Predicted 3D model of RNase P RNA and transfer RNA as a complex of 452 nucleotides. Rfam match: Bacterial RNase P class A. About the family: Ribonuclease P (RNase P) is a ubiquitous endoribonuclease, found in archaea, bacteria and eukarya as well as chloroplasts and mitochondria. Its family is annotated with dimeric ribonuclease P complex, ribonuclease P activity and tRNA processing in the Gene Ontology. The prediction has a mean pLDDT of 76.
[in-house]
RNA sequence: AAAGCAGACCGUUCUGUCGCCCUGCUUCGGUGGGGAGGAAAGUCCGGGCAACACAGGGUACCAUGUUUCCUAACGGGAAGGCGGGCGUGAGCCUGCAGCAAUGUAACAGAAAAUAACCGUCCUGGUUUCGGCCGGGACAAGGGUGAAAAGGUGGGGUAAGAGCCCACCGGUGGUUGUGGUGACACAGUCAGCCGUACAUCUCAUGGGUUGUAAGGCCAAAUAUACUGCAUGUCCGAAAGGAGGGAGGCUACCCGUUUCCCGAUGGUUCCUGACGGAAUCUCCUUGCAGGGGGUAGGCUGCACGAGGCGGAUGGUGACAUUCGUCCCAGAUCAAUGGCAGAAUGCAAAACAGAACCCGGCUUACAGGUCUGCUUUUUUU
RNA sequence: GCCGAAUUAGCUCAGUUGGCCAGAGCACGUGAUUUGUAAUCUCGGGGUCGUCAGUUCGAAUCUGACAUUCGGCU
Numbered sequence: 001a002a003a004g005c006a007g008a009c010c011g012u013u014c015u016g017u018c019g020c021c022c023u024g025c026u027u028c029g030g031u032g033g034g035g036a037g038g039a040a041a042g043u044c045c046g047g048g049c050a051a052c053a054c055a056g057g058g059u060a061c062c063a064u065g066u067u068u069c070c071u072a073a074c075g076g077g078a079a080g081g082c083g084g085g086c087g088u089g090a091g092c093c094u095g096c097a098g099c100a101a102u103g104u105a106a107c108a109g110a111a112a113a114u115a116a117c118c119g120u121c122c123u124g125g126u127u128u129c130g131g132c133c134g135g136g137a138c139a140a141g142g143g144u145g146a147a148a149a150g151g152u153g154g155g156g157u158a159a160g161a162g163c164c165c166a167c168c169g170g171u172g173g174u175u176g177u178g179g180u181g182a183c184a185c186a187g188u189c190a191g192c193c194g195u196a197c198a199u200c201u202c203a204u205g206g207g208u209u210g211u212a213a214g215g216c217c218a219a220a221u222a223u224a225c226u227g228c229a230u231g232u233c234c235g236a237a238a239g240g241a242g243g244g245a246g247g248c249u250a251c252c253c254g255u256u257u258c259c260c261g262a263u264g265g266u267u268c269c270u271g272a273c274g275g276a277a278u279c280u281c282c283u284u285g286c287a288g289g290g291g292g293u294a295g296g297c298u299g300c301a302c303g304a305g306g307c308g309g310a311u312g313g314u315g316a317c318a319u320u321c322g323u324c325c326c327a328g329a330u331c332a333a334u335g336g337c338a339g340a341a342u343g344c345a346a347a348a349c350a351g352a353a354c355c356c357g358g359c360u361u362a363c364a365g366g367u368c369u370g371c372u373u374u375u376u377u378u
Numbered sequence: 379g380c381c382g383a384a385u386u387a388g389c390u391c392a393g394u395u396g397g398c399c400a401g402a403g404c405a406c407g408u409g410a411u412u413u414g415u416a417a418u419c420u421c422g423g424g425g426u427c428g429u430c431a432g433u434u435c436g437a438a439u440c441u442g443a444c445a446u447u448c449g450g451c452u
Base pairs, nucleotide, nucleotide: 001374002373003372004371005370006369007368008367009366010365012341013340014339015338016337017336018335020035021034022033023032024031025030037349041360042359044358045357046356047355048354049210050209051208052207056253057252058251059250061206062205063204064203065202066080067079068078069077070076081096082095083094084093085092086091097201098200102198103197104196105195117142118141119138120137121136122135123134124133125132126131150168151167152166153165154164155163169193170192171190172189173188174187175186176185177184178183214298215297216296217295225288226287227286228285229284231282232241233240234239242260243259244258245257246256247255248254261281262280264279265278266277267276268275269274305324306323307322308321309320310319311318312317379451380450381449382448383447384446385445388404389403390402391401397435406422407421409419410418428444429443430442431441432440
């Protein structure tokens, strides 16, 4: 110098003028102060806050899944561990509980796990000596597949095989060292030696609904109407049994709250008491459905706040000191014009709506720091 | 603003514990039937399963991001 990698940051500034939203003061004329983002976005995680609900247990459902740490919390982040892939390199991308039991592994293949199709070996029968029909042993070779029962060599055998041995690889146990730990390294013992996934197993966590939540005031009202369910028994009473409905995220147990009318009408049975059926009204619950109002205040911005410094920590971050108050609308403000500066050109993505911490996605152009490769010069 | 659902052929829809080159009806094309048309019968074509990644031996199906459309709440 060129090409790259990683991280951090900026992403216009100033003046004048005309407006918009909030707000302080006001002599009501004005005047002072504040006014979008790194993502305000997607609404994907987590939390605050709020309402409803909440004795407790089990099952289901959902989410997460290496270690240590950070944090209010997280599925986020920091620093690591063990694998896989890419790059000459700086580096980048990515995976991670478990397989004892249960389940799945399409097609192909003999077989997807108590493997005999071809094949190898032993053997019976038969023979037209080419074979044919059987019985058994074998996981070494072939072929199939995403995946086939550790690899190489030797011994061994009828042929073979961790069947045995040496070396290598893996797994498990055990001892030592290092590390907070995941784990690594070294020694030693055991021939212990298929794989992946799951709705299966284990561990941890999880109530529902969202600021259109919710609170207050004002205004206005109709328990219209329809459908379904409900009306029990014992007892003098208190109460008990039983039933129905609702709540407890779903279901079950359990628990808890509420309800369990009429001396009504008609018909039938009975000598009567009384009973049965049916209708009506009523009670309670559920589902549908109708009418009215539709304005204001609050929630609503001092917060796990911002900025700067110091200290501790590899780091995420924590502690402490100083300083600052920094949008709050409700049809919704944050803009236009002119000039100057840098620049070829003020030009990218984009506009708060309850608030925070993350993640993800979009983004013209530019700055700084550290590092890598190649070439040249000293 | 907050909360949900869907996307498969030109149209309307199926597609279950992930696997046998992804199916049906209508529409379209060929042929038959008819004097001709329709109806009917026969055969056929047509699919990046919204897009891009990931998990897996294997994805329409599972996961994530993005896009489009629709619905509910005052």